Predicted 3D model of a 332-nucleotide RNA (Bacterial RNase P class A) from a sheep gut metagenome. Its mean pLDDT, the model's own confidence on a scale to 100, is 78. Its Rfam family is "Bacterial RNase P class A". By type it is a ribozyme. The RNAcentral record of the sequence draws on MGnify.
């Protein structure tokens, strides 16, 4: 001068308040009370309800390999590609001989190409044939480059390099190395599409119970069975179910539950490169409903002391974004 990672985001005490909890007849007493992101609501789950929840289509998502996990589009390890002197960083990283489309302008031609040039024949005609070495156009022109070869040329042949295929060796695998084979027809799939795998929908204002008021439904055909219509989380089709008068449904939002013990947190040991797992011990740590977590004083630590980003709303695992200041570790 950099690269990668981790931690912290003051502590103690007094006074006055607030929230729910326990005890108490009451007055009151006691302990507890925001974050690393509580945020964005972007993924994955738990839980709840929806024919006890099915099938097909449509639609959406993911994309090298091995592992971790309840699961994931997350994490760890590793491979390939790209960048950096390096520590290290980035990576939507399947398929372009299944098909379709597109590649503006330029250019003869954007996929199996002859405009100029070169070569041969004919003939003096802007003719016929061969040719991708050279020129010209373009972001890209038919693997690259050199030699041989040829009428002129060309993987036509050969060396080296790149790709593809096969064999052998190494590896758990992606893949790597070596050898052989001229096998060599552009790019684009963050264009349609194809392949493999995954996905039913809605969300705690879910949902269950209690409850005041309010609103709606019971249709058509048929003797009947049943059919049609209607309704039931879904864009369509099928399928399933319901068709109920002391009944059923909707809406409302008052009360209670859901509501915090959970894939939980801390410490130690063991296994593993790691993510992570196992065992032992200890701990209980907000549950409100318009929403408490506040105000103030003193002391201590500190360069500095409330000044960063920011305020729980069913709960977890991740990702992303925001963050004054301070500290530590490893490496170049």
């Nucleotide at each position: 001068a950099g690269u990668g990672g981790a931690u912290u985001g003051g502590g103690c005490a007094g006074u006055c308040g607030c929230g729910g909890g326990u005890c108490g007849c009451a007055a009151g007493a006691c302990a507890c009370g925001a974050g690393g992101a509580a945020a964005g609501u972007c993924c994955g789950a738990g839980c709840u309800c929806c024919a006890a929840a099915c099938a097909g289509c449509a639609g959406g998502g993911u994309a090298a390999c091995g592992g971790c996990u309840a699961a994931c589009g997350g994490c760890c390890g590793c491979c390939g590609a790209g960048g950096g002197u390096g520590a290290c960083c980035u990576u939507a990283g399947g398929g372009a001989a299944a098909g379709u489309g597109c590649a503006a302008c330029a250019g003869a031609a954007a996929g199996a190409a002859a405009c100029c040039g070169c070569c041969g024949c004919u003939u003096u005609u802007u003719g016929c044939g061969g040719u991708a070495a050279g020129g010209a156009u373009g972001g890209a022109a038919a693997g690259g480059c050199g030699a041989g070869g040829u009428a002129a040329g060309a993987g036509c042949u050969c060396a080296c390099c790149g790709g593809c295929g096969c064999a052998c060796a190494g590896g758990a695998g992606a893949c790597u190395g070596u050898g052989c084979g001229g096998c060599c027809a552009u790019g684009u799939a963050a264009a349609c599409c194809c392949u493999a795998c995954c996905c039913g929908g809605a969300g705690c204002a879910a949902c269950a119970c209690c409850g005041a008021c309010c609103g709606g439904a019971u249709g058509c055909a048929g003797c009947a069975a049943u059919g049609c219509a209607c309704g039931u989380u879904a864009g369509c089709u099928g399928g399933a179910c319901g068709c109920a008068u002391a009944u059923c449904c909707g809406a409302c939002g008052g009360g209670u539950g859901g509501c915090u013990u959970g894939a939980g947190c801390c410490u130690g040991c063991c296994g593993g490169c790691a993510a992570c797992g196992g065992c032992a011990g200890g701990c209980c740590u907000a549950g409100a409903c318009a929403g408490a977590u506040g105000a103030u004083u003193g002391c201590c630590u500190u360069c500095a002391a409330u000044g960063a980003c920011a305020g729980a709303a069913c709960u977890c695992g991740g990702c992303u974004u925001a963050c004054a200041g301070a500290u530590c570790c490893a490496c170049u």